[in-house]
């Protein structure tokens, strides 16, 4: 220098054009003598950044950033 993959909640990950989700974790509450486990409820996201296409973009296109891998 070229190519490929990935970037979404605190963490690990789903979500292939039409309301952003799960598990674990966190908070409150119920249960318990108490803790754990369990039940119920809740908070937590500028979907890596900027443009473009579209009635509408996490999703499609372009550029950039970060991480990993391959080639030279």
């Nucleotide at each position: 220098g070229g190519g490929c993959u990935a970037g979404u909640a605190g963490u690990u990950c789903a979500g292939u054009g039409g309301u952003a989700g799960a598990a674990c974790g966190c908070u409150g509450u119920c249960c318990u003598u108490a803790u754990a486990a369990g039940g119920c409820a809740g908070a937590a996201g500028u979907c890596g950044g900027a443009g473009g296409u579209u009635c509408g973009a996490u999703c499609c296109c372009u550029c950039c950033c970060u991480a990993g891998c391959c080639c030279a």
Molecule: transfer RNA
Organism: uncultured bacterium